[in-house]
Parts: sequence; structure tokens; C1' cells
RNA sequence: AAUAAAGCUACGCUUAAUUUUCGGCUUAUCGCCGAAAAGCGGGGGAACCAGUCAAUUGGGGCGAAUCGUUCGAUGUAAGGAACGUAGGGUACCAUCUUACCCGAGUCCGUCAGCUAACCUCGUCAGCAGUGGAUGGGUCUA
Repeated sequence: AAUAAAGCUACGCUUAAUUUUCGGCUUAUCGCCGAAAAGCGGGGGAACCAGUCAAUUGGGGCGAAUCGUUCGAUGUAAGGAACGUAGGGUACCAUCUUACCCGAGUCCGUCAGCUAACCUCGUCAGCAGUGGAUGGGUCUA
């Protein structure tokens, strides 16, 4: 000096998932529990509009996470794999370009189009994070 791995971490990243106040637990701090707000996000719900055949081939919601081909396994069992793909992410915004990554899971329970008023729910979890060009912004000196 380069490469790889691990740890920590300022600034940060995905996501709606952040901030504040009060009370309690604790010797106290941190932290935890409960409650209430603000912010952000979701669902139900008229008229008008849409739809008009449906009715277990059930239907629907959250989410970017849909769809396809090939293989494997299996029939009192199985729950898999590869390659793609709609779509999505990568520290201000837009466009173009480039590289890397995701393309899951889960809930309702026979039921829900849109939807003002109104009603109602959530505020988790997981990470260590590419560059370039043009234009427009913000901050600092």
C1' cells in the first nucleotide's frame, strides 16, 4: 500500500413506525410498564359514479414483493431448487447512465368497490449503506 474478515461507531439506511408529557417499578440513572398528546401511516363507512351477474373455483386487507418456465418430491404425502419477471431500495429533488441488492411474509374469517361526515387500528422489526453527468435547491465557511 492492497485485499479479506471481525468488532465498534459519528453521520446514516429499509420501514408509517418518530417526538413529547404524566404516573408507576427501581436507592437512583439507564431501562421497563401503563396512559395521553402531536406527527406519520392503515382499515371500515353515504350521495354521485362504477359494476351488474354472482353465488367454495369463496372473497378481501397490509406490503415493492406479482407472474412465468424448467426440475425435484408426492399421492393417508409433500412443503424444495434453478432461471427469469411486474414492481421496489441504495444519505436533498428531477432526468439520464452505471453497479449492487430485494422481488418475502402475514392478517381477516364467508364479509367490505369508490366514499363526505363519522367510527376505528398501528407507531414494530431489521441493518452498516454504488458511482458519474446535467439542472434545480438547502446548509456551512
Model confidence (mean pLDDT): 78 of 100. The RNA shown here (c-di-AMP riboswitch aptamer (ydaO/yuaA leader)) has 141 nucleotides and comes from Paenibacillus lycopersici. NCBI's taxonomy places the organism under Bacteria, Bacilli, Caryophanales, Paenibacillaceae, Paenibacillus. The RNAcentral record of the sequence draws on Rfam.